[in-house]
């Protein structure tokens, strides 16, 4: 520098819950609070999961509902893959 991963240094991010707020929703802002993360910084290019709306196809009398389909839009970056940056350096 690169690997690698947390022995050391400085530290750092914040699950769920609650409160307020924006959203049709999933879900994101804020604060409080810490499950736990060596990227749990950042980026939706690829997969998966969640929302929504249209078709499809099933049941029905209508309506509602379901999802084994297919199509757009959102969302999760703390589902994973990939992409960039970045603190320490025992081994």
């Nucleotide at each position: 520098u690169u690997c690698u991963g947390u022995a050391u240094c400085u530290g750092g991010c914040a699950u769920a819950c609650c409160u307020g707020u924006c959203g049709u929703a999933a879900g994101g802002c804020a604060g409080g609070g810490a499950c736990g993360c060596a990227a749990a910084g950042c980026c939706u290019c690829c997969g998966g999961u969640c929302c929504u709306c249209g078709a499809g196809c099933g049941a029905u009398u209508u309506g509602c509902c379901g999802u084994u389909u297919c199509g757009a839009g959102g969302a999760u970056a703390g589902c994973g893959g990939g992409g960039u940056u970045g603190c320490c350096a025992c081994c």